[in-house]
A computed fold for an 89-nucleotide RNA from Desulfosporosinus fructosivorans, annotated as c-di-GMP-I riboswitch aptamer. The organism belongs to Desulfosporosinus, within Bacteria. The RNAcentral record of the sequence draws on Rfam.

């Protein structure tokens, strides 16, 4: 310095749920809790999931119901790009 990642060490995140705010919604932010996490540190480039205000198209007495669609979300889906604690074999 690369690569690995233990019945080590010090650290560190915080998952269902719950409150309170925020968003049409997904979901996010703050307390609280702790499932699991060797990058569960950052980052929406690829793809992949969710949502469906807006829009399109059908319908409906009727913005009634149905279906398409991210510019919204998701980094604890994968990959990728970076940044980094410690050392046994």
């Nucleotide at each position: 310095c690369a690569a690995u990642g233990a019945c080590a060490a010090a650290a560190g995140u915080a998952a269902a749920c719950u409150u309170a705010c925020u968003g049409a919604a997904a979901a996010g932010u703050a307390g609280g809790g702790g499932c699991a996490c060797a990058a569960a540190g950052c980052c929406a480039u690829g793809a992949g999931u969710c949502u469906a205000a807006g829009g399109u198209g059908u319908u409906u007495c009727a913005u009634u119901a149905c279906a398409c669609u991210a510019u919204g979300a998701u980094a604890g889906u994968c990959a990728g790009g970076u940044u980094g604690c410690c050392a046994a074999a």